Predicted 3D model of a 101-nucleotide RNA (Guanidine-I riboswitch aptamer) from Sporolactobacillus shoreae. The organism belongs to Sporolactobacillus, within Bacteria. Its Rfam family is "Guanidine-I riboswitch aptamer". From the family's description: This family represents a conserved RNA structure found upstream of the ykkC and yxkD genes in Bacillus subtilis and related genes in other bacteria.
[in-house]
RNA sequence: CGAAAAGUCUUCUAGGGUUCCGUUAUUGAUUUUUAAUAAGUCUGGUCCGAGAGAGGACGAUCCUAAACAGGUUUACACGGAGGGAUAAAAGCCCGGGAGAA
Numbered sequence: 001c002g003a004a005a006a007g008u009c010u011u012c013u014a015g016g017g018u019u020c021c022g023u024u025a026u027u028g029a030u031u032u033u034u035a036a037u038a039a040g041u042c043u044g045g046u047c048c049g050a051g052a053g054a055g056g057a058c059g060a061u062c063c064u065a066a067a068c069a070g071g072u073u074u075a076c077a078c079g080g081a082g083g084g085a086u087a088a089a090a091g092c093c094c095g096g097g098a099g100a101a
Base pairs, nucleotide, nucleotide: 007058008057009056010055011054012053015048016047020045021044022042023039024038025037026036027035028034029033059074060073062071063070064069076096078099082094083093084092
C1' cells in the first nucleotide's frame, strides 16, 4: 500500500430519555370521576438500544457422503473530545473513526 463478506436479518439485555399510556402534585368542575398545567432527581408499559454484550435463522468455510443429509469453524477487539437524528437521550449513528498498544 492492497485484498479478504472480521457477512445479513432478527430476538433479548446493559443502558437511554420523555412523544404516548400510566403514576404523582396543583387548580377548576363535580357525574367521584373528569379537564388543564407541571414533574423523568416518577418505580413502570409503549418507544430507542450495543463492532468491542447474550442468543437464533440464513449465508460463508472445511470435513464426511452414492444420495438424502450430517458435522466443524465463523477468531481477536483499549478507545477520547466533538457533532448528528428522533419528542428527547443513550454502549444508537459519524465509528473496528481520531488516537493508543